[in-house]
RNA sequence: GGAGUCGGCCAGGCAACCGCUGUAGUUCGCUAUGGAGGAAAGUCCGGGCUCCUUCGGACAGGGCGCCAGGUAACGCCUGGGGGGCGCGAGCCCACGGAAAGUGCCACAGAAAAUAUACCGCCGGCGUUGCCGGUAAGGGUGAAAUGGUGCGGUAAGAGCGCACCGCGCGACUGGUAACAGCUCGCGGCACGGUAAACCCCGCCCGGAGCAAGACCAAAUAGGGGAGUAGCGGCUUCGUGCCCACCGUCGGUUCCGAACGGGCUCCCGGGUAGGUUGCUUGAGGUAGUUGGCGACGACUAUCCCAGAUGAAUGGUUGCCAGAGACAGAACCCGGCUUAUUGCGGGCUCCGGCU
RNA sequence: GGGCGAUUAGCUCAGCGGUAGAGCGCUGCACUCACAUUGCAGAGGUCACUGGUUCGAAACCAGUAUCGCCCACCA
Numbered sequence: 001g002g003a004g005u006c007g008g009c010c011a012g013g014c015a016a017c018c019g020c021u022g023u024a025g026u027u028c029g030c031u032a033u034g035g036a037g038g039a040a041a042g043u044c045c046g047g048g049c050u051c052c053u054u055c056g057g058a059c060a061g062g063g064c065g066c067c068a069g070g071u072a073a074c075g076c077c078u079g080g081g082g083g084g085c086g087c088g089a090g091c092c093c094a095c096g097g098a099a100a101g102u103g104c105c106a107c108a109g110a111a112a113a114u115a116u117a118c119c120g121c122c123g124g125c126g127u128u129g130c131c132g133g134u135a136a137g138g139g140u141g142a143a144a145u146g147g148u149g150c151g152g153u154a155a156g157a158g159c160g161c162a163c164c165g166c167g168c169g170a171c172u173g174g175u176a177a178c179a180g181c182u183c184g185c186g187g188c189a190c191g192g193u194a195a196a197c198c199c200c201g202c203c204c205g206g207a208g209c210a211a212g213a214c215c216a217a218a219u220a221g222g223g224g225a226g227u228a229g230c231g232g233c234u235u236c237g238u239g240c241c242c243a244c245c246g247u248c249g250g251u252u253c254c255g256a257a258c259g260g261g262c263u264c265c266c267g268g269g270u271a272g273g274u275u276g277c278u279u280g281a282g283g284u285a286g287u288u289g290g291c292g293a294c295g296a297c298u299a300u301c302c303c304a305g306a307u308g309a310a311u312g313g314u315u316g317c318c319a320g321a322g323a324c325a326g327a328a329c330c331c332g333g334c335u336u337a338u339u340g341c342g343g344g345c346u347c348c349g350g351c352u
Numbered sequence: 353g354g355g356c357g358a359u360u361a362g363c364u365c366a367g368c369g370g371u372a373g374a375g376c377g378c379u380g381c382a383c384u385c386a387c388a389u390u391g392c393a394g395a396g397g398u399c400a401c402u403g404g405u406u407c408g409a410a411a412c413c414a415g416u417a418u419c420g421c422c423c424a425c426c427a
Base pairs, nucleotide, nucleotide: 001348002347003346004345005344006343008341009340012318013317014316015315016314017313018312020035021034022033023032024031025030037324041335042334044333045332046331047330048329049208050207051206052205055255056254057253058252059250061204062203063202064201065200066080067079068078069077070076081095082093083092084091085090096199097198101197102196103193104192105191118138119137120134121133122132123131124130125129146164147163148162149161150160151159165188166186167185168184169183170182171180172179173178212275213274214273215272222266223265224264225263226262227261229242231241232240233239244260245259246258247257268426269425270424282301283300284299285298286297287296288295289294353423354422355421356420357419358418359417362376363375364374365373370407378394379393380392381391382390400416401415402414403413404412
């Protein structure tokens, strides 16, 4: 100097003037004070909160999937294991099961999985060929039944043996995933695909602040379709029992409990206010436990809450002020968009 | 603000993981004096985009983009 990789920080500041908006005070003139983001976004996950009587079970349905931990919870995060990529710093992985079962594997190829013989090789025969043996060689394919060597054989083959690989068991280390290679056993256990059905383990009721609560105003508590008492007891109280229907956005079933009319379509009226609404799994600082995610304790702070919806404009100075983008019930993540600055580390080249 | 759905030829839509199709439309030829109809032939595709799974993706799984639909209260 070039190439690469991984963290971190900022998202202008100060002053003047003019505005917008929440809150508090007010002598109604005004004064004081707060006022967008790291993603406020996508709505992809997880929770709080609210309503649905949502309580138990079966079958469905959906999600997740190495191990341990963190957390309110998670599909997130941390640490570790295994696999893959890269010279490296480092990065990526939906990473349980294919020796439960089913399905699929186009074309090519002999054969794509209870196997199988196209060429070749070997043997035999009745020799232009047929029969048998053979997966070592060729060829096809994304993928073809462990690899190397020696023996063996007609030619061959885990057919036998040694080593490597694989599986199972013991042992050792580790909480575990797993690893070790120390020992033993097994000739090898039969391709791939589970982001195909499925099996195993774990988790999951639904809807969403336009949820929900209250006040006010107005109108035709209108029409249609579907479905439901067609029962019994009675002290006559619209009382009890039975049946039926409804209640889990799963047109399923059973039970419990509750309610008695319910469901759908068309039509009518109002488009006003209050609340939910911001103090929270909150921020900052210190101490402390932990490798870390994170936790504990102490002190301190209050930091948007709109509802046609507020954050802006001009000027000056600071070397410079740019990108993506604007809260709408609230949090924890993920993903996506994006400006500038600075640092660690790796590789390559040149010079000293 | 919240909840859903779709994207394949110019248009409307099909499409078991194995060479992308239909109807209408378009172009050329034939038929006709000419046009229409009809017949024959043909062109036309980033399967919205980017990754992943797989031997192989329009399809399966993620992310992104664009378009569309629904919702309040009262009786």
Predicted 3D model of RNase P RNA and transfer RNA as a complex of 427 nucleotides. Its mean pLDDT, the model's own confidence on a scale to 100, is 78.